[in-house]
RNA sequence: AAAACAGGCCGGUCUGCCGCGCUUUUAACAAGUUAAAAGUGAGGAAAGUCCGGGCAUCCAAAGGCAGUAUGCUGGCUAACGGCCAGUGGGCGCGCAAGCGCUUAAGGAAAGUACAACAGAAAAUAUACCGCCGUGUAAAAACGGUAAGGGUGAAAUAGUGAGGUAAGAGCUCACUCUGAAUGCGGCGACGCAGUCAGUGGCAAACCCCAUACGAUGCAAGGCCUAAUAGGGCGCAUGGACAGCCUUUUCCAUAAAUGCGCCGGGUUGGCCGCUUGAAUCCGGAAGCAAUUCCGGCCCAAGAUAGAUGGCAGAUUAAACAGAACCCGGCUUACGAGCCUGUUUUCGCU
RNA sequence: GGGCUGCUAGCUCAUCAGGUAGAGCACAUCCCUUUUAAGGAUGGGGUAACUGGUUCGAGUCCAGUGCAGCCUACCA
Repeated sequence: AAAACAGGCCGGUCUGCCGCGCUUUUAACAAGUUAAAAGUGAGGAAAGUCCGGGCAUCCAAAGGCAGUAUGCUGGCUAACGGCCAGUGGGCGCGCAAGCGCUUAAGGAAAGUACAACAGAAAAUAUACCGCCGUGUAAAAACGGUAAGGGUGAAAUAGUGAGGUAAGAGCUCACUCUGAAUGCGGCGACGCAGUCAGUGGCAAACCCCAUACGAUGCAAGGCCUAAUAGGGCGCAUGGACAGCCUUUUCCAUAAAUGCGCCGGGUUGGCCGCUUGAAUCCGGAAGCAAUUCCGGCCCAAGAUAGAUGGCAGAUUAAACAGAACCCGGCUUACGAGCCUGUUUUCGCU
Repeated sequence: GGGCUGCUAGCUCAUCAGGUAGAGCACAUCCCUUUUAAGGAUGGGGUAACUGGUUCGAGUCCAGUGCAGCCUACCA
């Protein structure tokens, strides 16, 4: 210097004309509209709606069941399935020490289920070929054997030695797996020696641990207008957030709940944007993050504003808020910065 | 805005503790008929919307993406 990968930053700018929403001020009048001026007006993903929380309504308390989700450890957080730092596994590089990337990673030594085809045999096993022994004229047959062959994704732990008729964890060494012990670590786990040898699958059922009530701003509150505050069916004492039980409370015969049909309205205000905020500085921490101080107020529509045209300049893409935040995922433009690896050149 | 469901042959649908996907209609060829329809026989056609993961093995299980459809105002 180039290329690849990872992380971070940015997400058009300027001028003129026309136009739109909101706020404030002023003016007019028909009294809630109009006009003028000033200010302000989409995103990094506003998206998918995949998670979590705030907020709101329903809601008497306790227990159990069902259901859903998560799943190595520690930490962060309002919370999370998110993030940070580690552990173990996998892959790559390296003689090694180690480094980098990646990982939905509790339990199969509780139980149930499943494993097509092939194969002798697919899970308390099993003898097709082979090997060894008995046997035979030779075979057959019987017995032993999982070292070798063959099948398969997978064959009862692997390699070597001993041992044996031939063999076999039968024995030994190293490795692998599991259990308890000691030491180190907050912990996952690591190391050491001891004992044991019981295959896979839990993104199959399941077991264990932890967490979780449901519905979503079309929640919900207020004002106003209108109508037939009506009819039919089902269920019942209600509250037990899905179901059940107990206690307690309310109600005690008229109502209540659900569904369907019919009727009316298609208005306004609040919720609504100041918030676990953003930005800047300092401190603690490996980091995520937290604390302190300062600056600043910066869309709030309701058929839904944030645009159109012309010119200049560039690479200008993906894309448009609808209660609000924290994440994840997905889409996308040209560059800049940092780090790692490789190659080339120079010293 | 919010909630829910689905995607398998040209069309409508099966296939469920994971083992190489089927039915009806349609389509093609043949038979029958003077011809067509009906009828009969035979046959073709699928990367199970896409991508990735778990697994020996995925339409099926899990995650993500895409597309399509349905429900949802208030009063009484």
This is a predicted complex of two RNAs, RNase P RNA and transfer RNA, with 423 nucleotides together. It holds a member of the Rfam family "Bacterial RNase P class A". Its family is annotated with tRNA processing, ribonuclease P activity and dimeric ribonuclease P complex in the Gene Ontology. The family's RNA type in Rfam is ribozyme. The coordinates come from a structure-prediction model, not an experiment, and the mean pLDDT is 77.